[in-house]
RNA sequence: CUUGUCCUUGGCGAUGGAGUUCGCCCUUAACCGCCUGCGCGGCUGAUGACUCCUGCAGACUG
Numbered sequence: 001c002u003u004g005u006c007c008u009u010g011g012c013g014a015u016g017g018a019g020u021u022c023g024c025c026c027u028u029a030a031c032c033g034c035c036u037g038c039g040c041g042g043c044u045g046a047u048g049a050c051u052c053c054u055g056c057a058g059a060c061u062g
Base pairs, nucleotide, nucleotide: 010025011024012023013022016053017052018051019050020049021048033043034042035041
């Protein structure tokens, strides 16, 4: 370095943590946002989904 077997154990879903749930992947993988006139241009969101927390943004009140 390559191959095989056995045992053990996972990883991922555009920025953090936890629980639940769904889906995907088997390391040659899943995954790594969108629009665009391609411009130092534009847009949404901490979730795949739900709930909570943290952070960020806006409004109002004390």
Molecule: Fluoride riboswitch aptamer (crcB RNA motif)
Organism: Acidobacteriota bacterium